[in-house]
RNA sequence: GGAGUCGGCCAGACAGUCGCUGUCCGUGCUUUAUGCGCGGCCAGAGGAAAGUCCGGGCUCCACAGGGUAGGGUGGUGGCUAACGGCCAUCCGUCGUGAGACGAGCAACAGGGCCACAGAGACGAGUCCGUCAUGUUUCGCGCUUUAAUCGGCGUAGAGAUGUGAUGGGGUGAAACGCGGCAACCUGCACCCGGAGCAACACCGAAUAGGCAAGCGAUGACGUGACCCACCGAGCUUGCGGGUAGGUGGCUGGAGCGCGCGGGCAACCGCGCGCCAAGAGGAAUGACUGUCACGGGAGCGCAAGCUUCCGCACAGAACCCGGCUUAUUGGCCGGCUCCCGCU
Numbered sequence: 001g002g003a004g005u006c007g008g009c010c011a012g013a014c015a016g017u018c019g020c021u022g023u024c025c026g027u028g029c030u031u032u033a034u035g036c037g038c039g040g041c042c043a044g045a046g047g048a049a050a051g052u053c054c055g056g057g058c059u060c061c062a063c064a065g066g067g068u069a070g071g072g073u074g075g076u077g078g079c080u081a082a083c084g085g086c087c088a089u090c091c092g093u094c095g096u097g098a099g100a101c102g103a104g105c106a107a108c109a110g111g112g113c114c115a116c117a118g119a120g121a122c123g124a125g126u127c128c129g130u131c132a133u134g135u136u137u138c139g140c141g142c143u144u145u146a147a148u149c150g151g152c153g154u155a156g157a158g159a160u161g162u163g164a165u166g167g168g169g170u171g172a173a174a175c176g177c178g179g180c181a182a183c184c185u186g187c188a189c190c191c192g193g194a195g196c197a198a199c200a201c202c203g204a205a206u207a208g209g210c211a212a213g214c215g216a217u218g219a220c221g222u223g224a225c226c227c228a229c230c231g232a233g234c235u236u237g238c239g240g241g242u243a244g245g246u247g248g249c250u251g252g253a254g255c256g257c258g259c260g261g262g263c264a265a266c267c268g269c270g271c272g273c274c275a276a277g278a279g280g281a282a283u284g285a286c287u288g289u290c291a292c293g294g295g296a297g298c299g300c301a302a303g304c305u306u307c308c309g310c311a312c313a314g315a316a317c318c319c320g321g322c323u324u325a326u327u328g329g330c331c332g333g334c335u336c337c338c339g340c341u
Stems, first nucleotide, its partner, number of pairs: 001337010012290007020044003024040006046312001050323002053321005058195004070191005075089005090104001091102004105186002110184002112180003122176001127168002129165010139154005199247004209238006221230001254273008292309007
């Protein structure tokens, strides 16, 4: 210098104007309800807030215990609230290497499957070759006959049957208690269900319910009273539910720094800090300067001018993970190759 590998970090900065949400403070009004309005200070999305895949907290269901079904996990040791996560390590595969990946128990409990090729894929089986042997054809020899047919023999050739097989060939694997369990299954271990629209509290109007009182000897409607007419409900109280409102709701397995323990994940101690809490749902828009990346032009260069770009995405009870999406950079460890000293 080039190529690579692993890990970490940032996610533009500042100022101004106008808005939105929330706490607090001040203030005005009212029906005195922390209700509404106005003003001010301060705070106001993420590394993934996402997918909702896994695990937990929390809440309710009976205190969640046993069984069945169902689901998940699977070397060993550790971390943790827990995990299918993380750390370390063994083994296997890949890579020259740094490293990467692994769902890594059981195939004499049983079932199932093993593409293509091959004779045969777990049932058995014999394609080629070899050996042994039987049958048969041809050949050869002997014999018989006039000649064939026939008979006997055979160390040659072919066909075929039987038996054996250690060789060949196919294939990932060829008979060996084969391979596959991310096929069923078995074994061991784990998992009760539903979810903040959980759940708790307050609670109208209307309708309906219960109780008491009044009412056909005429209530209520009816207004200050009486009468007439009409004709069956009326008044009060209680309780449940709905609309709506409030809590749950963000101080927590929290964050930062330091020290200590541990290879590490992680744990302990000390100090410091508080950092969205909406709820049809705020966190926005514009302007200026600077920064970052890219293009073009000028310049020997430093640099200057101008244009463009700045991703993925958006909290909704909280937390630990995994996975996925993603711009432009920065930093560090390590490996391989080349060159120089």
A computed fold for a 341-nucleotide RNA from a Burkholderiales bacterium, annotated as Bacterial RNase P class A.
Taxonomically the source falls in Burkholderiales (Bacteria, Pseudomonadati, Pseudomonadota, Betaproteobacteria).
Its mean pLDDT, the model's own confidence on a scale to 100, is 76.
RNAcentral holds the sequence, with entries from ENA.
It is recorded under the gene name rnpB.
It matches the Rfam family "Bacterial RNase P class A". The family's RNA type in Rfam is ribozyme. From the family's description: Ribonuclease P (RNase P) is a ubiquitous endoribonuclease, found in archaea, bacteria and eukarya as well as chloroplasts and mitochondria.